[in-house]
Order: sequence, then C1' cells, then structure tokens
RNA sequence: GACAAAGGCAAACCCGGGGUGACCCGGGGACGCAAAGCCACGGGACUCGCGCACCGGCCAAUUGACCGGCCGUUCGAGUCAGCCGGGCUACCGAA
Repeated sequence: GACAAAGGCAAACCCGGGGUGACCCGGGGACGCAAAGCCACGGGACUCGCGCACCGGCCAAUUGACCGGCCGUUCGAGUCAGCCGGGCUACCGAA
C1' cells in the first nucleotide's frame, strides 16, 4: 500500500489485586487504533518528596536591628509509548 479478507490491540466504566500517589497488573467491557508492538532519548502532561536562598502568585500581618504562611518555579525520585517528535522491531494480502 485496497472503502478488501485473515488475524490483532483495547478508551471510558465495573470487579479483584498492587502502589503514599501519578499509575500499573488480571478479568469483564469497546471509544477508538495500520504499528494503540517495544524503548522515557528531546519536548510535554501528571505524581510524590525536599525547600522557600532567588524569581513569580496568593494570603496574613502592620512600626520592625533579626523575622510569617501557602503555592508555583528550581532540585530529587517517579508515572504516562492511547500527547507530539525520535529510535528499534514486526503479521497478512491484490494491482
């Protein structure tokens, strides 16, 4: 690669199990998928932890030599391959 055939995978949700969590595994189930097979390498999203020195946001406080709290960023450890890119591998069959 054909509006083909064979065969495959399985979102949400439900049940059971694991994890602090993101999420994962098994069963049911199909929204979809031509790599929805594999790999966290780049970007991204998300989780947990540390921490307010800087930067940003919110809240509190209001006369003080020094000086509050929460969150984000950063940092550490992770999750997602069905977010995108990249890498690796592969089944079936015409013109």
Model confidence (mean pLDDT): 81 of 100. A computed fold for a 95-nucleotide RNA from a soil metagenome, annotated as c-di-GMP-I riboswitch aptamer. Its Rfam family is "c-di-GMP-I riboswitch aptamer". Its family is annotated with cyclic-di-GMP binding in the Gene Ontology.